[in-house]
Context: one part of a larger RNA
RNA sequence: CUCCCUAAGGAACUCGGCAAAAAAGCGGCCGUAACUUCGGGAUAAGGCCUUCCCGAACCCCGAGCGCAAGCGAAGGGUGAGGGACGCAGCGAAAGUUUCUCUGGCGACUGUUUAUCAAAAACACAGCUCCCUGCGAACUCGCAAGAGGAUGUAUAGGGGGUGACGCCUGACCAAUGCGAGAAGGUUAAAUACUGACUGUGCGUGGUCCCGCAAUUGCGGGGUUGCGUGCGGAUUGGUAUAAGCCCUCGUCAAUGUCGGCGAUAACUAUAAUCGUCCUAAGGUAGCGCAAUUCCUUGUCGGGUAAGUUCCGACGCGCACGAAAGGCGUAACGACUGGAGAACUGUCUCGGGGAGGUGCCCGGUGAAAAUGCGAUGCCGGUGAAGAUGCCGGCUACCUGCAGUUAGACGAAAAGACCCCGGAAGCUUUACUGUAGCUUGAUAUUGGGCUUAGGUCUUUAAUGCGUAGCGUAGUGGGGAGUCUACGAAGUGCCGCUUUUGGGCGGCAUGGAGACGCCAGUGAAAUACCCAUCUUUAAAGAGCUAAGUUCUAACCCCCGCGGCAAAAACGCGGAGGGACAGUAUCUGGUGGGCAGUUUUGGUGGGGCGCUAUCCUCCUAAAAAGUAACGGAGGAGUUUACAAAGGUCAGCUAAGCGCGGAUGGAAAUCGCGCUCGUCGUGUAAUGGCAUAAGCUGGCUUAACUGCGAGACGGACAUGUCGAGCAGAUGCGAAAGCAGAACAUAGUGAUCCGAUCGUGGGUAUUAGACACCGCGAAAGCUCAACGGCUAAAAGUUACUCCGGGGAUAACAGGCUGGUACCGCCCGAGCGUCCAUAGCGACGGCGGUGUUCGGCACCUCGAUGUCGGCUCGUCCUAUCCUGGGGGUGGAGAAGCUCCCAAGGGUUUGGCUGUUCGCCAAUUAAAAGGGUACGUGAGCUGGGUUCAAACCGUCGUGAGACAGGUUGGUCUCCUAUCUACUGCAGGCGUUGGUUCUUGAGGGGAGUUCUUUCUAGUACGAGAGGACCGAAAGGAACGUACCUCUGGUGUACGAGCUGUCGUGCCAACGGCACCGCUCGGUAGCUAUGUACGGACGGGAUAACCGCUGAAAGCAUCUAAGCGGGAAGCCCACCCCAAGAUGAGGAACCGUUUGAGGACCGUGAGAGACUAUCACGUUGAUAGGCCCUAGGUGUAAGUACUGUAAAGUAUUGAGCCGAGGGGUACUAAUAGUCCGAGU
Repeated sequence: CUCCCUAAGGAACUCGGCAAAAAAGCGGCCGUAACUUCGGGAUAAGGCCUUCCCGAACCCCGAGCGCAAGCGAAGGGUGAGGGACGCAGCGAAAGUUUCUCUGGCGACUGUUUAUCAAAAACACAGCUCCCUGCGAACUCGCAAGAGGAUGUAUAGGGGGUGACGCCUGACCAAUGCGAGAAGGUUAAAUACUGACUGUGCGUGGUCCCGCAAUUGCGGGGUUGCGUGCGGAUUGGUAUAAGCCCUCGUCAAUGUCGGCGAUAACUAUAAUCGUCCUAAGGUAGCGCAAUUCCUUGUCGGGUAAGUUCCGACGCGCACGAAAGGCGUAACGACUGGAGAACUGUCUCGGGGAGGUGCCCGGUGAAAAUGCGAUGCCGGUGAAGAUGCCGGCUACCUGCAGUUAGACGAAAAGACCCCGGAAGCUUUACUGUAGCUUGAUAUUGGGCUUAGGUCUUUAAUGCGUAGCGUAGUGGGGAGUCUACGAAGUGCCGCUUUUGGGCGGCAUGGAGACGCCAGUGAAAUACCCAUCUUUAAAGAGCUAAGUUCUAACCCCCGCGGCAAAAACGCGGAGGGACAGUAUCUGGUGGGCAGUUUUGGUGGGGCGCUAUCCUCCUAAAAAGUAACGGAGGAGUUUACAAAGGUCAGCUAAGCGCGGAUGGAAAUCGCGCUCGUCGUGUAAUGGCAUAAGCUGGCUUAACUGCGAGACGGACAUGUCGAGCAGAUGCGAAAGCAGAACAUAGUGAUCCGAUCGUGGGUAUUAGACACCGCGAAAGCUCAACGGCUAAAAGUUACUCCGGGGAUAACAGGCUGGUACCGCCCGAGCGUCCAUAGCGACGGCGGUGUUCGGCACCUCGAUGUCGGCUCGUCCUAUCCUGGGGGUGGAGAAGCUCCCAAGGGUUUGGCUGUUCGCCAAUUAAAAGGGUACGUGAGCUGGGUUCAAACCGUCGUGAGACAGGUUGGUCUCCUAUCUACUGCAGGCGUUGGUUCUUGAGGGGAGUUCUUUCUAGUACGAGAGGACCGAAAGGAACGUACCUCUGGUGUACGAGCUGUCGUGCCAACGGCACCGCUCGGUAGCUAUGUACGGACGGGAUAACCGCUGAAAGCAUCUAAGCGGGAAGCCCACCCCAAGAUGAGGAACCGUUUGAGGACCGUGAGAGACUAUCACGUUGAUAGGCCCUAGGUGUAAGUACUGUAAAGUAUUGAGCCGAGGGGUACUAAUAGUCCGAGU
């Protein structure tokens, strides 16, 4: 390690009945509950039977007989009934879920982390939502193409939920999605339009030059106008999706309140008030896989229940398809309880086999600084074989045990630092994809709308005026039978009064000038404006249509066939598709960022500047040391400059309203007041207060200093210019001083004798000077632009830095002491003891971060100890608020002892029952190279909560590889060898060491002392126990695989009979020796010595007193002996007797063995012998052999027979083997 058996008990074991055992099992007969989806549950549960022999009856087949009906031997099946044997009849083996009750979760069968997780996770049928009309959506692919699918909405894809039953509440504010299009915003490109600008021509103004000289001509510059051709840039207008916006949508993502008051006991609140909200959690369930407090409370179960079941409900933090609540069946899931059963346990024991051990053969591995490798105390990088001091120790092996070698293994996985990677998202920046528009590919027609232009036609109403007077000009006539006025109808327009036009009728007039009115006068003609209509041209947009680009499908052709090509046809169609540009969307994908300090890290706080203290009398000086401030203000009635003047504040006294403070007077104190703003240092000559005039709150410089790593920073006389005040001397380059801040780059602004520039010119760009733009506040400022998560993790490092342990410390903790207010009827101290004070310990919680991160395994349990005493018990004593008994308290004392269970992973704790007592601690919170692995603390999963999310939680829950058959050294337990002790044998002494050491009950003394009684002793004596220990096996049992018997299956010995092999020793019943406990026997004692606390005697110092100082006693389970064991390596090696030293003492080899034993050793014996075997007798075990006879149909029984057989026990007996022999050994 794998198995077998086990008295009594029967889960007391343990996290947990883990493991094992047992019953059951196959078959037959009987019999089966709740519940139920009526299928199940169910082989529920539970009971009886099972072998062998005889055998009625029935059934099947049917030789044969019979003409047939039919009868029917042998054979096969069922088998009533009767009989036989055994402990046992599925007698062995194989095969096969022990069962019941009750929760949780998941409906179910299935699937999963190959190699730590099989589950409650995944899937699932069912339910539901969304998308998709076919060249489908969706997926893969750059594309072609493919899957979907040779499918077509009863189909396909995606999300969620997860059978079934009852159900699935409120909210559309946010996010998402869908729909919408009025408005806002919005890209590219294009068009139109404006600005600016180049240039040609024409035409002006003006300047200059030349010719000429009245006007002119030519050239150049500049500036206008008109027109043509352009141009980069810039502004505006028109034009998309998106966003804003409006709706809808939750089985989309998601969300689902607070406060106060109120009922005739109290409590509670149906009720009321109020605030907020998109809406405030409905049904159901509820301390739950969810409840922190919590072991909630109550009930049940148990002797005892942190678990479990049922309730309650203030739900930290249930809740309705991330479904709610139930639920039969199912589950190698996970709780609780019970029956049965057992070595799980009390508490072990025995046996078998394989390792181990010994012998022969063969022969690895990890590991290994050196090893001449001890204990204690100390020291020390803080836990030493190696240092210091002691102690102990002759040298070397073998078998064992694992406490140490901070043992081995793996450059710690936790933690931190640095880096990387995976993942997430409303981090940053991109990007595939999708989507928008523009342009191209890209063509024709029509319609509508918009705007531009042309033509035609119309249009124009203040008042006055006959009246509907656009404006300006011309104008005295014009129109009319080519049909005037009027009338009717129709159309347009309108200021509702009219105007204009068309048709018909009608049949001859109408209008103007004049007059009048008015700002303007009408007919008619020309031009033109507003508004409108029609037509045309070209433009833009929308719609529609066509077919020919383009797309797609079908047919045909040649070829064996596909593709391609060609022809024809159908469908779509200038869309789509594609290309470029462009806006949107876009963790789908990618690259990255996500600071530092920090008594570990995180959270918090903090990061620049000023003032003070710390700061140790120069300066400077740190900390997550102690206190405060700043990120400005004043702006011309100044809080600046100057000149001149003035003195606050408090207190006392006096004084109308008048008060503690208003204003007035006097005095005192002396800088306390005031200073824009913190503190410090200043300030009366004032730097404080008031007034006048003003702008030095200036420009260009700046000797020289302070300070300082650098860069910044600070002070500054003086010179020049231009000023202000003052009579002047003078003062003035902001402010009583010290905070009030930001480098560089970048772009913009202003200025500019510079540059590009050796330029045609202008614009531009660069430079130089000035000043503005950064909570760049992580404030010497990474980038224009940046958050998270990792338990799926990885790499490099760190004991530079945390968690465990150690160390240092000792705040906290624990334990003492001092003082003594008070309690204790009285009385501080029997017993307590406030307010305070002083210590000790190193068991708590901490602090520090010193060893260890190239690894010091972490809680609890089990096992096994060892030490301490601050003693729980037992022993001895003092006090007592001690009558006795029982107690309380203190002193001495560590010898021994200090229980079993229920709950929980628990330590702890609570509870039950005991006990003399159920003490506390240390030991790496002793002990994982000894075990366990329940908890914690990897990977899976669920719930609650948090987070948009990835994920997270000293929150809960289920599951989850503990490496080495081998130990080198030290240590320890045993056993040998060598050498020494100066030959050897036997017997001893005991320096020293170890072991043991416990305690109760009852009885007597004695119902005595004591006490009112109740009760009830000391001292002394005896008996019986518990636990512990040692030895043993007669007894009681266990085991007993070499003993006896029974039984099954099968094979064998030819068959019957009788035996043998195999089946766990096949199973079963017993059992000798040995071993063994639960069995038996014994032990702790008695006693002596010295003592502790304590009690005394005598007795001074100190004429007393005093246990003490000198002296002398008593006094404990404790100390030393005594009892038992080891022991002369006690190197200090001892002692005695005897034998021997060549005349060889003794020992060994060798053999037979066991009382011994891993090997060795030890012991017994070796022929002068009972050492072992054999044989004989016998104890004891089994239980009546075989054979034969008899009885019975047979199974079987009876007799012979307490037979036969028998391992290890006892006795006897030389039959066998211990034969023969060899070697060592004391000599000076």
This is a predicted structure of a 1228-nucleotide part of an RNA (large-subunit ribosomal RNA, half B) from Parcubacteria group bacterium GW2011_GWA2_47_10b. NCBI's taxonomy places the organism under Bacteria, Bacteria candidate phyla. The RNAcentral record of the full RNA draws on ENA and SILVA. Rfam family: Bacterial large subunit ribosomal RNA. The coordinates come from a structure-prediction model, not an experiment, and the mean pLDDT is 81.